[in-house]
RNA sequence: AGGUAGAUAGCUCAGUUGGCAGAGCAGUGGACUUUUAAUCCGGUGGCCUCGGGUUCAAAUCCCGAUCUACCUA
Numbered sequence: 001a002g003g004u005a006g007a008u009a010g011c012u013c014a015g016u017u018g019g020c021a022g023a024g025c026a027g028u029g030g031a032c033u034u035u036u037a038a039u040c041c042g043g044u045g046g047c048c049u050c051g052g053g054u055u056c057a058a059a060u061c062c063c064g065a066u067c068u069a070c071c072u073a
Stems, first nucleotide, its partner, number of pairs: 001072007010025004019056001028042004049065005
């Protein structure tokens, strides 16, 4: 320099053909227990990396930028 894949909750990751953003863990409130742990129940937590475009409607499609991993030279 060229190419491929990726960026979504504090962490690890789903989200299939554009139509209400999710799971596990962590944290938090409660139940149980003499207490802790374990177990069970419930909330909370997101400008979907950034900037444009298309569309009635974009995490999703198109363009560009940044960063990460890998491949080629």